[in-house]
Molecule: transfer RNA
Organism: Nanobdellota archaeon
RNA sequence: GGCACUGUAUUUCAGUGGUAGAAUGCAGCUCUCAUAAGGCUGAUGUCGGGAGUUCAAUUCUCCCCAGUGCCA
Repeated sequence: GGCACUGUAUUUCAGUGGUAGAAUGCAGCUCUCAUAAGGCUGAUGUCGGGAGUUCAAUUCUCCCCAGUGCCA
């Protein structure tokens, strides 16, 4: 330098046009003689940044940024 892929909650990941969810972690409550485990509840996201298409974009298109792999 070329090609491909990835970027979503603290972390690991789903979601692929119709207003974002699970597990885990965190906080509170409950249970117990007590601890752990279990149960219930809660907070947390400018969906990497910008522009375009659309009534509507995490999702489609383009540019940029960061990372990973392959080739040279």